About this RNA
Predicted 3D model of a 266-nucleotide RNA (Bacterial large signal recognition particle RNA) from a Candidatus Limnocylindria bacterium. The sequence is in RNAcentral, with records from ENA. The coordinates come from a structure-prediction model, not an experiment, and the mean pLDDT is 75. NCBI's taxonomy places the organism under Bacteria, Bacillati, Chloroflexota, Candidatus Limnocylindria.
RNA sequence: UCGUGCUAGGCGGGGAACUAGCGGUGCCCUGUACCCGCAAUCCGCUUUAGCGGGGCUGAAUUCCCUCCCGAGGUCCGCACGUCACGGGUCCUGUCCAUGCGUCGCGGCGUUGACGAUCGGGUCCUGUGCAGCAGUGGCCCGUGAACCGCGUCAGGUCCGGAAGGAAGCAGCGCUAAGCGGUCGUCACUGCGUGCCGCAGGCAAGCCUGGUCCGAGCCGGGGCGCAUGGGCGUGUUCGGGACGCCGCGAUCGACGGAGGGUGCACGG
Numbered sequence: 001u002c003g004u005g006c007u008a009g010g011c012g013g014g015g016a017a018c019u020a021g022c023g024g025u026g027c028c029c030u031g032u033a034c035c036c037g038c039a040a041u042c043c044g045c046u047u048u049a050g051c052g053g054g055g056c057u058g059a060a061u062u063c064c065c066u067c068c069c070g071a072g073g074u075c076c077g078c079a080c081g082u083c084a085c086g087g088g089u090c091c092u093g094u095c096c097a098u099g100c101g102u103c104g105c106g107g108c109g110u111u112g113a114c115g116a117u118c119g120g121g122u123c124c125u126g127u128g129c130a131g132c133a134g135u136g137g138c139c140c141g142u143g144a145a146c147c148g149c150g151u152c153a154g155g156u157c158c159g160g161a162a163g164g165a166a167g168c169a170g171c172g173c174u175a176a177g178c179g180g181u182c183g184u185c186a187c188u189g190c191g192u193g194c195c196g197c198a199g200g201c202a203a204g205c206c207u208g209g210u211c212c213g214a215g216c217c218g219g220g221g222c223g224c225a226u227g228g229g230c231g232u233g234u235u236c237g238g239g240a241c242g243c244c245g246c247g248a249u250c251g252a253c254g255g256a257g258g259g260u261g262c263a264c265g266g
Base pairs, nucleotide, nucleotide: 001266002265003264004263005262006261009057010056011055012030013029014028015027020046021045022044023043024042034054035053036052037051038050063259064258065257066256067255068254072250073249074248075247076245077244080242081241082240083239085237086236087235088234089233093230094229095228096227097226098225099224100223101222102221103220105218106217107216108215115211116210117209118208119207120206121205122204123200124199125198126197127196128195129193130192131190132189133188134187135186136185137184138183139180140179141178142177148173149172150171151170156165157164158163
């Protein structure tokens, strides 16, 4: 120096977060660089820091180290800008409420406003009366083969006779029951009437009388004051985002340089 075969190593990396720390799954940035199983209420390890199994490549353009560049991420910080929140305040605009003043409009009013006074109804309670409905009694009619009453033909019984006894049917009157129309008496009921009496309510409505004698009521506009809210401006406070770097940190890809095995054979 060349060839062959091995081994170390490699087969992505980084950031934030999590973690005592390391790595992974997950998120983000780069980039294209094996496979299977485990894994965010986590999974596996211990400064030698994923675990287990398999495959490819393999000492160099591919591995290791240093430097440069720098995507991107995280932290910090003054100023600026934007957004939202909280407090204060001003101005001005607006909305609502209340009070006052004013303007006119509408309705009612000498057929009497407002006010005062007396009473009634509507409202509630008690009671009485009338009415309606129901029930019962009285009244009328009907109504008992026998187990109701009276009278008892015939017939039956007792008696020598005179006479007497019980008693069916019939007739009459009734009980229980059934039916009925006027009336009468009693009881019960009521979203019947306001008819009577007493009390309550004292707020509203309706209504009648008396006194007084000219206003009363309603809504609207304008102005002022007070209060409450909305909006706008400003200020203070911290927060989020953007931007900036007089900052920090990590850092992919890329570039430059350097370093690095073993065995055999020529």